């Protein structure tokens, strides 16, 4: 740290799970299977070639 819970301990496109949205399926609703979108990571400063990830104020 997505609407909510989290994983990622310096290196390619930041993952999963639930919940939304859509398709199946059903008379229909749910349960169930499939798909799809949605976060640059609580701000500011530093270090480093390269920071969500080190160090620092709030």
């Nucleotide at each position: 740290u997505a609407g909510u819970g989290u994983a990622g301990u310096g290196g390619u496109u930041a993952g999963c799970a639930c919940a939304c949205u859509c398709g199946g399926c059903u008379c229909a609703c749910a349960a169930c299977c499939g798909a799809a979108a949605a976060g640059g990571c609580c701000c500011g400063g530093g270090u480093u070639c390269g920071a969500a990830u080190c160090c620092u104020g709030g």